[in-house]
RNA sequence: GUGCGGGAGAGCGCGGUGCCGGUUUCGGGCGCCGCCGCCGAAGGCGCAACUCCCGAGAACCGCUCAGGCACCGAGGACCGCGC
Numbered sequence: 001g002u003g004c005g006g007g008a009g010a011g012c013g014c015g016g017u018g019c020c021g022g023u024u025u026c027g028g029g030c031g032c033c034g035c036c037g038c039c040g041a042a043g044g045c046g047c048a049a050c051u052c053c054c055g056a057g058a059a060c061c062g063c064u065c066a067g068g069c070a071c072c073g074a075g076g077a078c079c080g081c082g083c
Base pairs, nucleotide, nucleotide: 001083002082003081004080005079006078011036013035014034015033016032017031018030019029020028037069038068039067043065044063045062046061050057051056052055
């Protein structure tokens, strides 16, 4: 690096709008946009213990630009096994 397996967290929030089915009534599902809140384990950034080839690398911690926040699904640091 690759294949398989495991793999968390955070609003089923509010408003607007489009579509769909139904249509007595009632409100439902999906998509998009905006607002506020929140998460941290793709990535990115800050800091810097530490390492050494002395110029580089870089854990923890932090930020949340991107990403993400019911279930499902996707993604997923990291872990195990095989090549």
The RNA shown here (Glycine riboswitch aptamer) has 83 nucleotides and comes from a soil metagenome. The RNAcentral record of the sequence draws on MGnify. The prediction has a mean pLDDT of 75.